[in-house]
Predicted 3D model of a 491-nucleotide part of an RNA (small-subunit ribosomal RNA, 5' domain) from a metagenome. Rfam family: Bacterial small subunit ribosomal RNA. Gene Ontology terms of the family: structural constituent of ribosome and ribosome. The coordinates come from a structure-prediction model, not an experiment, and the mean pLDDT is 88.
Context: one part of a larger RNA
RNA sequence: GAACGAACGCUGGCGGCAGGCCUAACACAUGCAAGUCGAACGAGAAGCCACCUUCGGGUGGUGGACAGUGGCAGACGGGUGAGUAACGCGUGGGAACGUGCCUUUCGGUUCGGGAUAACCCAGGGAAACUUGGGCUAAAACCGGAUACGCCCUUCGGGGGAAAGAUUCAUUGCCGAAAGAUCGGCCCGCGUCGGAUUAGCUAGUUGGUGGGGUAAUGGCCUACCAAGGCCACGAUCAGUAGCCGGUCUGAGAGGACGGUCGGCCACACUGGAACUGAGACACGGUCCAGACUCCUACGGGAGGCAGCAGUGGGGAAUUUUUCGCAAUGGGGGCAACCCUGACGAAGCAACGCCGCGUGGGUGAUGAAGUAUUUCGGUACGUAAAACCCUUUCGACGGGGACGAAACCGCAAGGUUGACGGUACCCGUAGAAGAAGCCCCGGCUAACUCCGUGCCAGCAGCCGCGGUAAUACGGGGGGGGCAAGCGUUGUUC
Numbered sequence: 001g002a003a004c005g006a007a008c009g010c011u012g013g014c015g016g017c018a019g020g021c022c023u024a025a026c027a028c029a030u031g032c033a034a035g036u037c038g039a040a041c042g043a044g045a046a047g048c049c050a051c052c053u054u055c056g057g058g059u060g061g062u063g064g065a066c067a068g069u070g071g072c073a074g075a076c077g078g079g080u081g082a083g084u085a086a087c088g089c090g091u092g093g094g095a096a097c098g099u100g101c102c103u104u105u106c107g108g109u110u111c112g113g114g115a116u117a118a119c120c121c122a123g124g125g126a127a128a129c130u131u132g133g134g135c136u137a138a139a140a141c142c143g144g145a146u147a148c149g150c151c152c153u154u155c156g157g158g159g160g161a162a163a164g165a166u167u168c169a170u171u172g173c174c175g176a177a178a179g180a181u182c183g184g185c186c187c188g189c190g191u192c193g194g195a196u197u198a199g200c201u202a203g204u205u206g207g208u209g210g211g212g213u214a215a216u217g218g219c220c221u222a223c224c225a226a227g228g229c230c231a232c233g234a235u236c237a238g239u240a241g242c243c244g245g246u247c248u249g250a251g252a253g254g255a256c257g258g259u260c261g262g263c264c265a266c267a268c269u270g271g272a273a274c275u276g277a278g279a280c281a282c283g284g285u286c287c288a289g290a291c292u293c294c295u296a297c298g299g300g301a302g303g304c305a306g307c308a309g310u311g312g313g314g315a316a317u318u319u320u321u322c323g324c325a326a327u328g329g330g331g332g333c334a335a336c337c338c339u340g341a342c343g344a345a346g347c348a349a350c351g352c353c354g355c356g357u358g359g360g361u362g363a364u365g366a367a368g369u370a371u372u373u374c375g376g377u378a379c380g381u382a383a384a385a386c387c388c389u390u391u392c393g394a395c396g397g398g399g400a401c402g403a404a405a406c407c408g409c410a411a412g413g414u415u416g417a418c419g420g421u422a423c424c425c426g427u428a429g430a431a432g433a434a435g436c437c438c439c440g441g442c443u444a445a446c447u448c449c450g451u452g453c454c455a456g457c458a459g460c461c462g463c464g465g466u467a468a469u470a471c472g473g474g475g476g477g478g479g480c481a482a483g484c485g486u487u488g489u490u491c
Stems, first nucleotide, its partner, number of pairs: 001491004006487005013355005020347001021313001026311003030308003035072003040069002047062006079266003088191007097183002102179008110144004119134006150159003164171003192238001194236001199229003204226008241263004245256004268289005291302004319345001321344003327341001328339004358388004368379004392432001394427005402418001406413002435480005440461003446475005456463002
C1' cells in the first nucleotide's frame, strides 16, 4: 500500500447491488419447512332435494368432508463442517456392474382364488395406543396357462409375467433389447507440518475351494504358503472437509477456501437393519446411552447442523414478515394442491458503486474570533446581500415491465407477493442533509495559551524537568469524506 463474512470509537442525508453466528456439531418454547392422486379401491359426515312419518325420525338421490387400502414422491430440494491426511478430493484412465421416471424398437395384457383395513360390535389403558369377533373392494396379495426375446443347464431339459380405468379415445400394466441420465467399483499421478514418533502388520500379504454383492476384490470363511509396508519417511501423535476459485504480488510465489458452483461427510451420541430403482435414510423404523418433558407411577413422548425465533457463549452477525405472481421441484389426464426451495420485503453504513448537502455575482476586505512589533495580519468571496437552480428528500396526480401459460370449439376470459413500488408529471422553497483523523521526522499540514519528567503522548525514533510546532485547549492548516480513525488477520 492492498484486502476483510470483521469488531470497537466518533459521526451519519439518499439510492442501487451484494453479503450478514467466523464463537457452543451448546440446549431449544412456538409456528411453519412433503405431500399428492376419486381417471386404482371400498366406505361415506354435514348440507341440499324427493317420499314416508307414530313428528322422535326413516328411506332414496345428490353431495363430497374426515379417515382407511393402494400408487408415486418422502434418497430431491434445504442445513452444517463435527469427523476425515483418505482413492476423501483434483486430474487422467479402466472393467467386473446397477439405473424408478424419460426416449426408441419388438412381443404380450388369458383363466381363477383366498384374504384384509376402513366400517360395525365387544373389551383393555390416565395417555401413547391396543386386543378379540363379524362384513367388504381393488391396479393390494396368491395360484394356473402362455413365453419372440430372458434366466439356469449335465444341452436331454427346466424356470419365470401382467391390471385395469374411463367421457371410447387415450392412458396404464408385463417381458425383452437399446439409448440417455445418474450412480457403485478399480488404478496412475498430485494433495499440511512433526524423527524430541523408527520400526509397523495375523485377515496381516498371496493362493485354492466356498460364501456374499448389482459388480471386482480378504469383502467374509476354511485350508495352504510366509508374506506385505518402511529413511523416496511406514507406524504414531498433531492439524485440516477437498476443489473451481479468493486475496496479495510486476511475476514467481505466499496466504486462504465465507458467499456462488462441483464432490464428500454428518443429522442428539453409538449401533443396526427394513422398505425401495435408489437409503443403512435430517423432519422413517428398531436397540442402547445422555438430556428434556408428560404421567393416574403401570407407562409414554422428543431431537431446529431446515425458515424465523429463544436462552447461552461471544468483540460480534438480522424479521417468530409477504407470496406461490415468476423460476424450479413433488403428485395429478387436468383443474389444482403442496413447496420457509425460491421470488420479495424488513433490520444494521457490514462492503462496493453512484448522488446530494447548492450555483453565480459579491470588498466597506463588515461583525466576531485568533494573533500582533499595536501599524497590522489571518479566517476571507468566506458570510451578509442580490440573481438563479431544485437533483435527493417532502407533498399531490398518474402508474408499470416482469405474463408466458391456463380455461374455452371459437369469440373471448382469467392470473402480480413485490406495490400504489420503480418510473413519469406537477407544487413550494436554499429550503431538511458533514463529519472524522492528523499537523516533530518518517509524512501533506504552525502558531498562541495552559502544564512543568507532572498530567500526558507514542507505529519507530522519541517528546514533557518554565517560552513544548511532539502533552491539553484555542485559532489556523493538511488529508479523506457519509464516512473517518483504531484494533485484529493475510500478502